[in-house]
RNA sequence: GGGGGCGUAGCUCAAUUGGCAGAGCGCCUGCUUUGCAAGCAGGAGGUUUCCGGUUCGAUUCCGGACGUCUCCA
Numbered sequence: 001g002g003g004g005g006c007g008u009a010g011c012u013c014a015a016u017u018g019g020c021a022g023a024g025c026g027c028c029u030g031c032u033u034u035g036c037a038a039g040c041a042g043g044a045g046g047u048u049u050c051c052g053g054u055u056c057g058a059u060u061c062c063g064g065a066c067g068u069c070u071c072c073a
Stems, first nucleotide, its partner, number of pairs: 001072007010025004019056001027043005049065005
């Protein structure tokens, strides 16, 4: 320098291929315990990387930018 994949909660990942953004772990509060852990109940936490385009409607489709992984040179 060129080809391809990926970017969603603090972390790891879903979202039935366009129709109300979720799970596990973690975090906070309460219950329980002498206390801790475990367990139970509840809760907080999101510009779905960014800028545009298509559409009544975009995490999903299209273009560009940035970041990251990988292959070739």